Predicted 3D model of a 73-nucleotide RNA (transfer RNA) from a Spirochaetales bacterium. RNAcentral records the identical sequence in 2 taxa. The prediction has a mean pLDDT of 81. It matches the Rfam family "tRNA".
Parts: sequence; C1' cells; structure tokens
RNA sequence: CGGAUAGUAGCGCAGGGGCUAGCGCACUUGGUUCGGGACCAAGGGGUCGGCGGUUCAAAUCCGCCCUAUCCGA
Repeated sequence: CGGAUAGUAGCGCAGGGGCUAGCGCACUUGGUUCGGGACCAAGGGGUCGGCGGUUCAAAUCCGCCCUAUCCGA
C1' cells in the first nucleotide's frame, strides 16, 4: 500500500429498509433470608464507530474516513 471480516447498552451478541432497537450476563430497587448467595418481581442504561449520500422512511443500502483482527505485497 491492496483485500477480507467486524464495530449495536458496562460485557458477549441478535436484528440486513417501516414492526416500541432487543436477548443473555452484569447493574439498581423491592420480596425472600439473622446476613449473604440462589430464587422471584419491577426498573434504569443506546444519539446502532464518525461524516456525507440514496429513499416517503436507514442500525440495515452506497461513498469516504477511523479502530480491531486476518491475508497478500
């Protein structure tokens, strides 16, 4: 320098044009307990890596850039 894959909640991931952005773990509150763990119930947390474009509508499609991993030179 070129190519491929990935980037979505604190962590691991799903969602591939309209459907309330969701699942597990973690976190908070309450219940249970002498207390903790486990269990049960409820809840908070996301400008979907950045900037543009296409579209009536973009996490999703396109372009450029950034970051990580891998391959090639």